[in-house]
Context: one part of a larger RNA
C1' cells in the first nucleotide's frame, strides 16, 4: 500500500466549537489542469518473451523481432472533476412575528425536617440489635411544648415528562444570557458537511488557599460477630460532602451505537407549535412540523435484536481495531503542586 471491519466477540475519541486538509446543490457559456485519443522523439545494452542460427544435447553463446505499461512535445475531444465568468433557489443562513422549556450565570426569598443551644412540663430509663454491648441518662436524659441558631437539601406537583453538545440541569422571585421549535412571507445567494492538529467545555473522587460545617461520612476508635473478623451489624467519628477562587481531566463520561444528508410499509402513545373542522359546557376529530417513547414489515444481524431517533439501502468526511498474557506496564516525550493524566513499546510465554 490494500483488505475485513467497530450495539454485545478487538474497535466510536467524553463532548462542542473549529485551522489544514477532504468532499461539495441547479443553469448557461468559457478554459483545457485531470482525462480522453492520435502523432512524434525517446525509453542504453544486457536480461525476460517470441522465431532463428552455432557448440554430438543442454546449461552456454548468438541473430532478429517484439517488449520496455513510462516521460516531453504537437495536434484535437470536452461528457465528467478542476479553474476563472455570470446567473438561479430547492442547501445553508438573516430578518419579522409566537408559544413552551430542571439550558446557563449572579443576587435575594421561603416553608418542611435532622441537629444543637435555652426555657417549661414530667420521670426512669433513652438508644440500638438477629440477641446485645459500646454509647446517653437522677449533675434529669428520651417523651412532650415555646424560643433561638446555623448547614445542607428542595418532598407532593413529578410524567419510557422537559432542557442542554456533552458532563449535566429540580423550592420560589428578579436582573443578565445560550440554544432550539412553529408560522407566513421577506432577504442574502451554495454563504455547506466533516475535520489532522489546535482551543474550549467536562461527574464523582482528589489537590492547593480562605470560609463553612446541620445531617451524612472514607481514615480512626470503640462494641458486637467469629476460629480469626485489619469486614458485614452497632456507638461515636475526621477528612470530604457546601462556598469562594484556581488546579485535575478521568468514568460502565453507555445508546457501551462519531457526526451530516438522501431514501425505505404501517399502527399506538406523550410533549411543545400551527391549520381545519366541531363547539353551550364538558372536552374532541383530522391534517401537518419538531422532539420522545412502544409495537412492527421488507431489509440487515452470529444470534440478540435493530427496524424514518436503523444496527436497512447509499454517499461526505474523522477517529478506531487487526490472538491472548506480558500490559494501558516500562522507556522517552508532554502535561501535572501532588495524585497521576496523555503518547506508548519489547523480550519472554501460550
Nucleotide at each position: 500500500c490494500u483488505g475485513g471491519g467497530c450495539g454485545u466477540a478487538a474497535a466510536g475519541c467524553g463532548u462542542g466549537c473549529g485551522u489544514a486538509g477532504g468532499c461539495g446543490g441547479c443553469c448557461u457559456g468559457u478554459u483545457a489542469a485531470g482525462u480522453c485519443a492520435g502523432a512524434u522523439g525517446u525509453g542504453a545494452a544486457a536480461g525476460c518473451c517470441c522465431c532463428g542460427g552455432g557448440c554430438u544435447u543442454a546449461a552456454c553463446c548468438u541473430g532478429g523481432g517484439a517488449a520496455c505499461u513510462g516521460c516531453a512535445u504537437c495536434u484535437g475531444a470536452u461528457a465528467c472533476u478542476g479553474g476563472g465568468a455570470g446567473g438561479c433557489u430547492a442547501g445553508a443562513a438573516u430578518g419579522u412575528g409566537g408559544g413552551g422549556g430542571a439550558g446557563g450565570a449572579g443576587a435575594g426569598u421561603g416553608g418542611a425536617a435532622u441537629u444543637u443551644c435555652c426555657g417549661g412540663u414530667g420521670u426512669a430509663g433513652c438508644g440500638g440489635u438477629g440477641a446485645a454491648a459500646u454509647g446517653c441518662a437522677u449533675a434529669g436524659a428520651g417523651a412532650u411544648c415555646g424560643g433561638a441558631a446555623g448547614g445542607a437539601a428542595c418532598a407532593c406537583c413529578a410524567g419510557u415528562g422537559g432542557c442542554g453538545a456533552a458532563g449535566g440541569c429540580g423550592g420560589c422571585u428578579c436582573u443578565c444570557u445560550g440554544g432550539a421549535c412553529c408560522a407566513a412571507c421577506a432577504u442574502u445567494g451554495a454563504c455547506g458537511c466533516u475535520g489532522a492538529g489546535g482551543c474550549a467545555c467536562g461527574a464523582a473522587a482528589g489537590c492547593g488557599u480562605g470560609g463553612g460545617u446541620a445531617g451524612c461520612a472514607a481514615a480512626c476508635a470503640g462494641g458486637a460477630u467469629u476460629a480469626g473478623a485489619u469486614a458485614c451489624c452497632c456507638u461515636g467519628g475526621u477528612a470530604g460532602u457546601c462556598c469562594a477562587c484556581g488546579c485535575c481531566g478521568u468514568a460502565a463520561a453507555c445508546g457501551a451505537u462519531g457526526u451530516c444528508a438522501a431514501c425505505u410499509a404501517g399502527c399506538c402513545g406523550c410533549c411543545g407549535g400551527c391549520c381545519u373542522c366541531a363547539c353551550u359546557c364538558u372536552a374532541g376529530a383530522g391534517g401537518u412540523c419538531g422532539g420522545u417513547g412502544g409495537u412492527g414489515c421488507a431489509g440487515c444481524u452470529a444470534a440478540c435484536g435493530c427496524a424514518u431517533u436503523a444496527a436497512g439501502u447509499u454517499g461526505a468526511c474523522c477517529g478506531c481495531c487487526u490472538g491472548g498474557g506480558g500490559a494501558g506496564u516500562a522507556c522517552g516525550g508532554c502535561c501535572g503542586c501532588a495524585a497521576g493524566g496523555u503518547u506508548g513499546a519489547a523480550a519472554c510465554u501460550c